Background: A computed fold for a 356-nucleotide part of an RNA from an uncultured bacterium, annotated as small-subunit ribosomal RNA, central domain. Its Rfam family is "Bacterial small subunit ribosomal RNA".
Context: one part of a larger RNA
RNA sequence: UUGGGCGUAAAGGGUCGUGUAGGCGUCUUGUUAAGUUUCCGUUUAAAUUUCAAGGCCCAACUUUGAAGUUGGCGGGAAAACUAGCAAGAUUGAGUUUUCUUUAGGGAGAUUGGAACUGAGGGAGGAGUAGUGAAAUGCGUUGAUCCCCUCGGGAACACCAGUGGCGAAGGCGAAUCUCUGGAAGAUGACUGACGCUGAGACACGAAAGCUAGGGGAGCGAAGCAGAUUAGAGACCUGCGUAGUCCUAGCCCUAAACGAAUGUCUGCUAGCCGCAUCUUAAACUUUUAGUUUAAGGUGUAGCGAAGGUAACCCGUUAAGCAGACCGCCUGGGGAGUACGGCCGCAAGGUUGAAACUC
Numbered sequence: 001u002u003g004g005g006c007g008u009a010a011a012g013g014g015u016c017g018u019g020u021a022g023g024c025g026u027c028u029u030g031u032u033a034a035g036u037u038u039c040c041g042u043u044u045a046a047a048u049u050u051c052a053a054g055g056c057c058c059a060a061c062u063u064u065g066a067a068g069u070u071g072g073c074g075g076g077a078a079a080a081c082u083a084g085c086a087a088g089a090u091u092g093a094g095u096u097u098u099c100u101u102u103a104g105g106g107a108g109a110u111u112g113g114a115a116c117u118g119a120g121g122g123a124g125g126a127g128u129a130g131u132g133a134a135a136u137g138c139g140u141u142g143a144u145c146c147c148c149u150c151g152g153g154a155a156c157a158c159c160a161g162u163g164g165c166g167a168a169g170g171c172g173a174a175u176c177u178c179u180g181g182a183a184g185a186u187g188a189c190u191g192a193c194g195c196u197g198a199g200a201c202a203c204g205a206a207a208g209c210u211a212g213g214g215g216a217g218c219g220a221a222g223c224a225g226a227u228u229a230g231a232g233a234c235c236u237g238c239g240u241a242g243u244c245c246u247a248g249c250c251c252u253a254a255a256c257g258a259a260u261g262u263c264u265g266c267u268a269g270c271c272g273c274a275u276c277u278u279a280a281a282c283u284u285u286u287a288g289u290u291u292a293a294g295g296u297g298u299a300g301c302g303a304a305g306g307u308a309a310c311c312c313g314u315u316a317a318g319c320a321g322a323c324c325g326c327c328u329g330g331g332g333a334g335u336a337c338g339g340c341c342g343c344a345a346g347g348u349u350g351a352a353a354c355u356c
Base pairs, nucleotide, nucleotide: 003328004327005326006325007310008309012324014203015202017201018200022196023195024194026089027088028087029086030085031084032083034082035081036078037077038076039075040074041073042072043071049067050066051065052064053063054062055061092193093190094189095188096187098185099184100183101182105179106178107177108176109175110174111173112156116152117151118150119149120148121147122146127138128137164171165170208249209248210247211246212245213244217243218242222238223237224236225235261323262322263321264320265319266318269301270300272298273297274296275295276294277293278292279291280290281289282288305312306311329356330355331354338349339348340347341346
């Protein structure tokens, strides 16, 4: 290599989003004959193998003759399949007309209210805050509490849902501008333009880094008070970086659907939700409600089937196919060394000795 696998035993890449090479690819007709099938020739040394006959008493051994394997090369034939070429088709795929939907996904700008906090003013006069209990803390230089005014930063209660959108990470105040996508109905068009995708490119929570801003609350580190045998902790009071914005890096997560790559086809149903379309009925015209059918998405349960079991079950972990990634006993170890990337932190690729 062949093989067997990848939800939980080792194993699905963070998304594979875009996409190169490569692999694979709808229907019809004609043609070519590269693959394919078949025939003939030639070659595939001897020994070895098989068969027949012979020689050692037999056998092993050996001699002679014949055959044979697989592959190569040359020539002829066939044309179903794969492939090439030519022509066509519309189901796959895509473009487009009209309408609708969602925190419409992303970016920018503007605005808002509640809460918090600071400052100023008023009123008030002894505590307040905190805890299991306390203390540190704050407070007669007037705190906490109540009212008014102004400033600041961050996050958007209710709506809110097992709901929606996005490739994933993720995305919830409102309005405006720019912009990407999906689904359904309808008509037209292109005519296989498709699927996957090593490398590559892009995006990628939080933390972290660089520069400049900003800093209300929270809060690693740190300080203090408690607790305790001790307390480097849990609890309490403060509090720096950070959290926020702009520009640039980093590129990792239990990046998970409580571990499931993408695409296509097939294989019972039942019941929700969201959205679109069609039909019918009701109602007060708009508009709304109900019922039925169909599509898409998203939950629950289940036939067959699968599974070691748990469970999965038309959103498969069923039955098949195409392509990619990955696994091959535990530890050593995601370590060492080297390469590449990074300002660094580190990331990525990734062993062996030894040991059980």
About this RNA: The prediction has a mean pLDDT of 81.